[in-house]
C1' cells in the first nucleotide's frame, strides 16, 4: 500500500511548548480559532476492537480495565450518487450506496 469483516447520531479535557491556521481530499454551506489553530509533550479521562474473568457451550451474555490500539467541538459538522415519498418552481423527509475514520485479521 491492498483486501475482508465489524462499527461509525453514544461517551470523554486540563496543563506546557508553539504561533496561524483548522474541521480527510474537491466544490458548496456552516462552524472553530490571538479569550491562542495545526503539530508535539505531560497528566487525566472515555470507549471496549484486540484483551482478562465467569457463565453458556463455540456462539452469545455479563463483569473488568493490567497491557496493544483508538478517541476526548458540532452526526464522519452537513450536502454531493441512487431509490422511494411529499411538494411539483424548487425544496424537504426516509432508506441504501460511495468515500473517509477506527479496530481485528489476511496478503
Nucleotide at each position: 500500500a491492498a483486501g475482508u469483516u465489524a462499527u461509525u447520531a453514544a461517551g470523554a479535557a486540563a496543563g506546557g511548548u508553539g504561533g496561524a491556521g483548522g474541521g480527510a481530499a474537491u466544490a458548496g454551506a456552516c462552524c472553530c480559532u490571538g479569550u491562542g489553530a495545526a503539530a508535539c509533550c505531560u497528566u487525566a479521562g472515555c470507549a471496549a476492537c484486540c484483551c482478562u474473568u465467569u457463565a453458556u457451550a463455540u456462539u452469545u451474555a455479563a463483569a473488568g480495565a493490567a497491557g496493544g490500539u483508538g478517541c476526548u467541538a458540532a452526526a464522519u459538522u452537513c450536502u454531493a450518487u441512487c431509490u422511494c415519498g411529499a411538494u411539483u418552481a424548487u425544496u424537504c423527509g426516509a432508506g441504501a450506496g460511495a468515500a473517509g475514520a477506527u479496530a481485528a485479521c489476511u496478503c
About this RNA: The prediction has a mean pLDDT of 83. The RNA shown here (SAM riboswitch aptamer (S box leader)) has 107 nucleotides. It matches the Rfam family "SAM riboswitch aptamer (S box leader)". Rfam's curators write: The SAM riboswitch is found upstream of a number of genes which code for proteins involved in methionine or cysteine biosynthesis in Gram-positive bacteria. The sequence was found by an Rfam model in a public genome assembly.